[in-house]
The RNA shown here (transfer RNA) has 73 nucleotides and comes from an Acidimicrobiales bacterium.
The same sequence occurs in records of 2 taxa.
Its mean pLDDT, the model's own confidence on a scale to 100, is 81.
Its Rfam family is "tRNA". Rfam links the family to the GO term triplet codon-amino acid adaptor activity.
The RNAcentral record of the sequence draws on ENA and MGnify.

RNA sequence: GGGCGCAUAGCUCAGUUGGCAGAGCACCGCUCUUACAAGGCGGCGGUCGCUGGUUCGAGUCCAGCUGCGCCCA
Repeated sequence: GGGCGCAUAGCUCAGUUGGCAGAGCACCGCUCUUACAAGGCGGCGGUCGCUGGUUCGAGUCCAGCUGCGCCCA
């Protein structure tokens, strides 16, 4: 230098044909226990990497950029 993939909650990750952003763990409260853990119930937590474009509507499609990983030279 060229090619490919990934970027979504504190962490690990889903998200279907473009139509209300989710799960588990973690955290907080309640319950249970002599107490702790586990369990049960509830809750908090998001500029979907950034900037544009397409569209009535974008996490999803398109372009550029940034970061990370892999391959080729």